The prediction has a mean pLDDT of 82. A computed fold for a 74-nucleotide RNA from an Anaerolineales bacterium, annotated as transfer RNA. Its Rfam family is "tRNA". Rfam classes the family as a transfer RNA.
[in-house]
This record gives sequence, C1' cells and structure tokens, in this order.
RNA sequence: CGCGGGAUAGGGCAGCUCGGUAGCCCGCCAGGCUCAUAACCUGGAGGUCGCCAGUUCGAAUCUGGCUCCCGCUA
Repeated sequence: CGCGGGAUAGGGCAGCUCGGUAGCCCGCCAGGCUCAUAACCUGGAGGUCGCCAGUUCGAAUCUGGCUCCCGCUA
C1' cells in the first nucleotide's frame, strides 16, 4: 500500500439490513424495604452515536473523505 471488522452513556453491548422516540445489562445518585448492610422493588442523572461534508422534510442508519483500534495479506 491492499482487504476485512470495529468506534453509540463511566464499563460491556444492541439498534444500521428496511432512514422516522436513541435503548439493554452493570455501575452511579435518590427513595422504599430492613435493627442495619447486602439482596430485592421504584424513580432519576448521564449520549450532541469517532470527525468533517453531502443526500433527504427528516441520518446512529444511506453516500464521500479523514482519524484511531484489531486482524489478514504482500
């Protein structure tokens, strides 16, 4: 250089195929329960979906370019 996969909340991941509310588990905070802690139950905060453009009424999703990580090949 070429090919493939990946980047989404503090951590791990879905959602992309088929454009239309951004979700799950853990963690964090508050409340309930308890003599108390854990467990359990309820609620909440936390994301400008790697970056920049394009298409569209509307983009995490489609298109182009770029950055980074992993693997393969030479």
The organism belongs to Anaerolineales, within Bacteria.